The RNA shown here (small-subunit ribosomal RNA) has 1381 nucleotides and comes from an uncultured bacterium.
Model confidence (mean pLDDT): 84 of 100.
Rfam family: Bacterial small subunit ribosomal RNA. Gene Ontology terms of the family: structural constituent of ribosome and ribosome.
RNAcentral holds the sequence, with entries from ENA.
[in-house]
RNA sequence: AGAGUUUGAUCCUGGCUCAGGAUGAACGCUAGCGGCAGGCUUAACACAUGCAAGUCGAGGGGCAGCGCGGAGUAGCAAUACUCUGGCGGCGACCGGCGGAAGGGUGCGUAACACGUGAGCAACUUGCCCGUAUCCGGGACAUAACCGAUGGAAACGUCGACUAAUUUCCCAUAACAACGAGGGUCACAUGACCCAUGUUUGAAAGAUUCGUCGGAUACGGAUGGGCUCGCGGGACAUUAGCUAGUUGGAGUGGUAACGGCACACCAAGGCGACGAUGUCUAGGGGUUCUGAGAGGAAGGUCCCCCACAUUGGAACUGAGACACGGUCCAAACUCCUACGGGAGGCAGCAGUGAGGAAUAUUGGUCAAUGGACGGAAGUCUGAACCAGCCAUGCCGCGUGAAGGAAUAAGGCCCUAUGGGUCGUAAACUUCUUUUGUGGUGGAGCAAUAAGUCGUACGUGUACGGCGAUGAGAGUACAUCACGAAUAAGCAUCGGCUAACUCCGUGCCAGCAGCCGCGGUAAUACGGAGGAUGCAAGCGUUAUCCAGAAUUAUUGGGCGUAAAGAGUGAGCAGGCGGCAAGACAAGUUUGAAGUGAAAGCGUGGGGCUUAACCCCAUACAGCUUUGAAAACUAUCUAGCUAGAGUACGAGAGAGGUAAACGGAAUUCCAUGUGUAGCGGUGAAAUGCGUAGAUAUAUGGAGGAACACCAGUGGCGAAGGCGGUUUACUAGCUCGAUACUGACGCUCAGUCACGAAAGCGUAGGGAGCAAAUAGGAUUAGAUAUCCUAGUAGUCUACGCCGUAAACGUUGAUAACUAAGUGUUCCUUUAUGGAGCGCUGAAGCUAACGCAUUAAGUUAUCCGCCUGGGGAGUACGAUCGCAAGAUUGAAACUUAAAGGAAUUGACGGGACCCCGCACAAGCAGUGGAGCAUGUGGUUUAAUUCGACGCUACGCGAAGAACCUUACCAGGGCUUGACAUACAAGUUAAUAGUAUAGAGAUAUAUGAAAGUGAGCUUAUACAGGUGGUGCAUGGUUGUCGUCAGCUCGUGUCGUGAGAUGUUUGGUUAAGUCCAGCAACGAGCGCAACCCUUGCCUUUAGUUACUAAUAUUAAGUUAAGGACUCUAAAGGGACUGCCGAUGUAAAUCGGAGGAAGGUGGGGAUGACGUCAAAUUAUCAUGCCCCUUACGUCCUGGGCGACACACGUGCUACAAUGGCCAAUACAAAGAGAUGCGAAGUAGUGAUAUGGAGCAAAUCUCAUAAAGUUGGUCUCAGUUCAGAUUGAAGUCUGCAACUCGACUUCAUGAAGGCGGAAUUGCUAGUAAUCGCAGAUCAGCCAUGCUGCGGUGAAUACGUUCCCGGGGUUUGCACACACCGCCCGUCAAG
Repeated sequence: AGAGUUUGAUCCUGGCUCAGGAUGAACGCUAGCGGCAGGCUUAACACAUGCAAGUCGAGGGGCAGCGCGGAGUAGCAAUACUCUGGCGGCGACCGGCGGAAGGGUGCGUAACACGUGAGCAACUUGCCCGUAUCCGGGACAUAACCGAUGGAAACGUCGACUAAUUUCCCAUAACAACGAGGGUCACAUGACCCAUGUUUGAAAGAUUCGUCGGAUACGGAUGGGCUCGCGGGACAUUAGCUAGUUGGAGUGGUAACGGCACACCAAGGCGACGAUGUCUAGGGGUUCUGAGAGGAAGGUCCCCCACAUUGGAACUGAGACACGGUCCAAACUCCUACGGGAGGCAGCAGUGAGGAAUAUUGGUCAAUGGACGGAAGUCUGAACCAGCCAUGCCGCGUGAAGGAAUAAGGCCCUAUGGGUCGUAAACUUCUUUUGUGGUGGAGCAAUAAGUCGUACGUGUACGGCGAUGAGAGUACAUCACGAAUAAGCAUCGGCUAACUCCGUGCCAGCAGCCGCGGUAAUACGGAGGAUGCAAGCGUUAUCCAGAAUUAUUGGGCGUAAAGAGUGAGCAGGCGGCAAGACAAGUUUGAAGUGAAAGCGUGGGGCUUAACCCCAUACAGCUUUGAAAACUAUCUAGCUAGAGUACGAGAGAGGUAAACGGAAUUCCAUGUGUAGCGGUGAAAUGCGUAGAUAUAUGGAGGAACACCAGUGGCGAAGGCGGUUUACUAGCUCGAUACUGACGCUCAGUCACGAAAGCGUAGGGAGCAAAUAGGAUUAGAUAUCCUAGUAGUCUACGCCGUAAACGUUGAUAACUAAGUGUUCCUUUAUGGAGCGCUGAAGCUAACGCAUUAAGUUAUCCGCCUGGGGAGUACGAUCGCAAGAUUGAAACUUAAAGGAAUUGACGGGACCCCGCACAAGCAGUGGAGCAUGUGGUUUAAUUCGACGCUACGCGAAGAACCUUACCAGGGCUUGACAUACAAGUUAAUAGUAUAGAGAUAUAUGAAAGUGAGCUUAUACAGGUGGUGCAUGGUUGUCGUCAGCUCGUGUCGUGAGAUGUUUGGUUAAGUCCAGCAACGAGCGCAACCCUUGCCUUUAGUUACUAAUAUUAAGUUAAGGACUCUAAAGGGACUGCCGAUGUAAAUCGGAGGAAGGUGGGGAUGACGUCAAAUUAUCAUGCCCCUUACGUCCUGGGCGACACACGUGCUACAAUGGCCAAUACAAAGAGAUGCGAAGUAGUGAUAUGGAGCAAAUCUCAUAAAGUUGGUCUCAGUUCAGAUUGAAGUCUGCAACUCGACUUCAUGAAGGCGGAAUUGCUAGUAAUCGCAGAUCAGCCAUGCUGCGGUGAAUACGUUCCCGGGGUUUGCACACACCGCCCGUCAAG
């Protein structure tokens, strides 16, 4: 000293929370010792028992008990009994002093109770001290005791006797009171002194003869009483209180002043500077905290106050209205013979109760102190000690040194190994605080009585001797023994020091705040380790700090909470220039006070510390001296503030009255005919009884077009036709006058839009409510047709608005530029209204001479969000309601400004088969195929909008296969290692079996291996794609995504990448606080289109031969093949343009990326895949592994996707006939030929291929036929017979032939693809593959169109901008109702 927490991120505002210190504490776990402190915070609740206040015989009468003495009786005696106050002494009694101190508690009290400082000229003070004087004489009682008597008791009653330091009287004295006289002093009432007269008026004795005691007066000391200034709680949702109340003079009372009390008189007194009321509370020294200012507290110790079961009262006394006294009343408890009595722990212990919670029914008067006493002494739960409690503070210890196989064991890891607990332990040596045992053993003690000595003044002081210790055989010292007797608690996600494993699986739980936990939790529980503190450690509670989060020091109010709606203005606060006076504030010197303890500083004593002792220092208040700058006050001035007079001026300023035209509506009349009106579209409504429209005349109310303007006026609300009357403010100008007269303003008063209320008018239009018609799922809304209050006037209420510039008023100062209104003497002018901007300010936005800048004064208001501007109370109002204005409870945020995204049924620009323009389809039928659903023993699994659904699967009859049923195996079908045993194992054959397998036999080869048993392990298409790698889809082949440096911004971020053009493109150009760069785009790659060169076999064939045939010679021209090159670059021309580029043209095979492909930026979707593979973790291990047979993946009411074939004449069928490309081929392609209607069979030439084969391409062309029909269309379905593959075609293959001949006649809503060699249409090939469910997929060529005006709209995307309360980002956020809990 700060930190966490609002957001995707940022800055701010703002609350919540944490780290610190403290405590009379409590609770949990734990515990070795000592010192010093502390210990009912709750029930001022109730109390059993014991103790806490007595003492004096040197005041008295006495003698109950005890002891001694004396006498007597009995007894031998010891002894017992009786008498005797003679002595020690003494119960009870009289008397004196003390029980008013000490000790306890905090109920009451907001008060002169306390604190502080003064005052009493208005008082008192026992015991103590000093000074002065006195102590003479007399008298009457009464208790005890004795007698009688009442009562259960407590306690009395009657009679008789007696004493005193009890009581009373007389004398004397001082004092006092009163009267009159004189003097001194003074602070107002006065005080003091002197002398004088009158009146009242004191005492007590004891004695050891030393003395003690008593009385009076004055003085001192101490204690007390009373009065005053100032100070310290809450609430105004308590605003008025007061009748002895305020004062007077009088009387009484008191120690004393006083309405303290009383009678009379007057009508005062207190209060916004908070009276009165209510609530709370003992006050202070001090304690805790804080840098301080402050805030909180008042336990222990000290001072003061109050109280003693509750309430009241007095008595005694120096002192009380009395804790352990009295009386009365009340409640409670106890005793009782029921008649009546007793009691008061808030003294010390202790008990019950309450409570989270607080101790022993201890010892001693040894010390200190108190009462009494002459003293010895007695009493003392005051006090000193001990006991209990880690309650706190302080100190000490639980060992020290060496010691590595870094042992075992625990824990962790990448596990043949390492890390850590850890020099820690063991072990060796040493020490002995503490502990146990023994020995010694304090200080606290000073002195009393008495005695000795010294000093002086008869008594005191000093010195010596001289009893006495509860604590305690304690502290302390010393000897012996022996590491021996001694460590826990909390925490370990961030804040906050300290990390891993296992368990758990939004469960159990944690949590001070944020927040952890849904299968890999450093946050839960355990363990290992670590961190912090340590005889303690954590938790809880409370206070202060942090919190500048109540801000005096030290905050704010445009948008975060916060300027009153506006003005006038009393009190209050503040106030111009220059003199003089004063000295209240202010500054300074001195004195007094500021108790002690405590705190601070400096010393000292306990072994140290805590603790204790000594010294010193302080705010404030009071008194007094000085200064005079500032403020206040007083005096006399000034004119710069403010105002008055005079002259001009502008204006929707206000009130009242009169007048005007346009328009709407209504009425009357005319013309005129079928509609009008209204809406997105309609309908209700009006209209043939004549509307709307149009013309003329009339009625009535309200509002005033144009001018009109960030123009004007007003304090604000507000003010708009014209004129008049009355009236207010403002501005300018030169001069004169007043002379601070000013500013602000709580309360108060006035004004105050609209709506609303009351009374009386008025009512054209408009129009809440209401009605009808529409809209809608509904529509108590929006829209339409009607329409009442109201809107208007007068008078009276209401008193609020986003009454906003969300910005209180006044004054001064602080760059510029520009527009506009008014004045004038036209200036560098003044007064307003606006805009842009400097410095400065601001969290930013923004404000900026009209401040939100810099200063000054005054007022109002704010202190997290919600509850709530609500409730209650009060005031106002006719009411509606307004003003004032909480709390419980709940919550960790709510909020402001700005940033980046995403989003918008916001805006702008651009693109895409996105729409449009076209062509062909899908959706209807049958079939194929995939999916859902259903079914099933199983119908294995995955994929689900676009981006799943002819997808994984480029090929499920067995296998595949993962699924199901049944039958088997258990180190295993498969891999590696190792130990032991065994000699046979393997091919084949036979038997059993559905097979796996089992049994038997056993050729060749041969010690490699195999088998059996045991162990590590294998194995898993089991789970998790939300633990992962890799791979892939999609946005999207969209043009974007970023970085470095610089600059701007407090920052998130911005700039660059925006702007103007251009492009397919962030492509390029120009400009620019940016300059550059990277990943993307483009290019480089493949293919295709043209040409050239090279090379010609299996390809080709122009010329020459030749053949049935490029068949063969031959050729190197052509085609073609396959290698290398060329070619296209906006290069050239024209136009436009700064440029980039665009448009047109030429040439060219090709023209502006020529066509096609490969190529997929940063990222998004927890997208897909654990079943391709790899892989973490979890799970199974005679099974979730593995082998086999059979079945299933092919089921079938149904729904969807993708396709094929069709519905026919641009066609079907028959016959003839032409032209490809690209591929494949040895377990292969398979020719010719032959057989079969055919699928095929047979056959085996050729070919590892530009050579041979698959292999006839088809649409097309030519000819014929069919003639619009369910057909010579279409071919499903079904029957029969076959072919082929294959161990095997039943479930469940393909193909062939014959026969059968279903639906279907171009397809609803909706929807898909395609812009040129494209769509459409036609066939061919290949992968997988024994075969094939392929109509699929991937390629190949043949024929070969139509259309695009254009970008308004739909979908998707890119860029800029704007709004935003969204950020999981509109599939967002969020409001209300209902229901359940």